This is a predicted structure of a 468-nucleotide part of an RNA (small-subunit ribosomal RNA, 5' domain) from an uncultured bacterium.
Context: one part of a larger RNA
């Protein structure tokens, strides 16, 4: 001096923050991604919607958490052998056919989750032909390779190349904890050739060859650890630290695997295996809060099972809109930092009670009463908003403004032997007790307890715990 803090006592008001640090332990409800009929057939009817399914975009963002990780993971300068949806820019094309499937309907099987078979259909779903500057392959002869259309006529779109621009993969130099009571470690290991694979490059993989490759300048191992921008203390240098906010990286019930896609190897997606939980008609099923809230556990401990898409974005739509626990916003919490208040002025007979007294008196003390004022904020009535470029406002009858009553509603907490500001009396008798040090207590204790009376801080004030 500082904190995500907690504990005692103690609390009035607003503004801003901030609020499972421990069990990445379990999870009841509910709600956190849908959206288009201007891409399509059907079913229903109130003739305008609605319903489920093909179909296209979204789910790969945004939101969480930090287990794992000592790594090109993270900062931080470069590199070459990549891709890239949506968005912009620029050129060209958008012809001609086709077979099927869901839903629907029959039949059926199962507790139930789901199926089976058979028949009917439609497309911007799927396929084939045509065409091809540019694209790809090439042995430089050649080969190969696309599209979808809707419609309210205003548009919206499809395809194939180049360029951008954002957005990522990869590769490298340096830097990045602690232990040698961890010294030798490595066989796809090191490098080479020639295929595979990737969107690339590469022991990334396979085969053959060669026998390299890495260490006291710390290899391997073993513990810790998510990295930074930052924060924190500190005159700096340095030391600690890495909640919130903001980049990135990892995971998503444990553990593997693809799948679809521009992108994943995928928190609200599939599949297998475990472990757990639940349902069964015992044959078989269903689940994944380290999103929002919230429950139980665990702790010294950390909030509502709130409102709104009005603002910002964000996703889908031409659009109108629809959806958004993202995000505004309210709620709880003196956590935390800031600001404002619990009155002001007079007022000696120095009132009364308290406490001390050497019994005269001194001190509490202008403190109090009492006398004169003020309305901060709180309350009681009225107005009443910016935030919203036209319309839309959840917060909200909220902020703020105005008038009203009325000294009224509103102070405690430590601490007083020396460090170290602050002193007397009573009690107690090495008892009860205090203590951060040094040490008080065994009949006069400024140190234990209590009462005057005083010191510091203040809506807080101590304790305790971590770091400078």
């Nucleotide at each position: 001096a500082a904190c995500g803090a907690a504990c005692g006592c103690u609390g009035g008001c607003g503004g801003c923050a901030u609020g499972c640090c421990u069990a990445a332990c379990a999870c009841a409800u509910g709600c956190a991604a849908g959206u288009c009929g201007a891409a399509c057939g059907c079913u229903a009817u109130u003739u305008a919607u609605a319903g489920a399914g093909u179909g296209g975009c979204g789910c790969a963002c945004g939101g969480g958490u930090g287990a794992g990780u000592a790594a090109c993971g993270c900062g931080u300068g470069g590199g070459a052998a990549c891709c890239u949806g949506c968005c912009u820019u620029u050129u060209u094309c958008u012809g001609c056919g086709g077979g099927a499937u869901a839903a629907c309907g029959g039949u059926u099987g199962g507790a139930a989750a789901c199926g089976a078979c058979c028949g009917c259909u439609a497309a911007u779903a799927c396929c084939g032909c045509a065409u091809a500057c540019g694209c790809c392959c090439u042995u430089c002869g050649g080969g190969g390779g696309a599209a979808a259309g809707g419609u309210c006529c205003g548009c919206c779109g499809g395809a194939a190349a180049a360029a951008g621009a954002g957005g990522g993969g990869c590769c490298c130099g340096c830097g990045u904890c602690u232990g040698a009571u961890u010294a030798g470690c490595u066989u796809g290991u090191u490098g080479g050739u020639a295929g595979g694979g990737u969107a690339a490059u590469g022991g990334c993989c396979u085969a053959c060859c060669a026998a390299g490759g890495c260490g006291a300048c710390g290899a391997u191992c073993a513990g810790u650890a998510g990295c930074u921008g930052g924060u924190c203390u500190g005159a700096g240098a340095g030391g600690a630290u890495g909640a919130u906010c903001a980049g990135c990286c990892a995971c998503a019930c444990u553990g593997g695997g693809a799948c679809u896609g521009a992108g994943a190897c995928a928190c609200g997606g599939c599949c297998c295996a475990g472990a757990c939980u639940c349902c069964u008609a015992c044959g078989g099923g269903a689940g994944g809060c380290a999103g929002c809230a919230g429950u139980g556990g665990g702790g010294a401990a950390u909030a509502u099972u709130g409102g709104a898409c009005a603002a910002u974005g964000g996703g889908g739509g031409c659009a109108a809109c629809c959806c958004u626990g993202a995000u505004c916003c309210a709620g709880c919490a003196a956590u935390g930092c800031c600001g404002c208040g619990u009155g002001u002025g007079u007022g000696a007979u120095g009132a009364a009670g308290g406490c001390c007294u050497u019994a005269g008196g001194g001190u509490u003390g202008u403190a109090a009463a009492g006398c004169a004022c003020u309305u901060u904020c709180g309350c009681u009535g009225g107005u009443g908003a910016a935030g919203a470029u036209g319309a839309u406002g959840a917060c909200g009858g909220u902020a703020a403004c105005c008038a009203g009553a009325g000294a009224a509603g509103a102070a405690g907490c430590c601490c007083c032997g020396g460090c170290u500001a602050a002193c007397u009396u009573c009690g107690u008798g090495c008892c009860a007790g205090c203590a951060g040090c040094c040490g008080c207590g065994g009949u006069a204790a400024u140190a234990c307890g209590a009462a005057g009376g005083g010191g510091g801080c203040g809506a807080g004030c101590g304790u305790u715990g971590u770091u400078c």
Its mean pLDDT, the model's own confidence on a scale to 100, is 89. Rfam family: Bacterial small subunit ribosomal RNA. Rfam links the family to the GO terms structural constituent of ribosome and ribosome.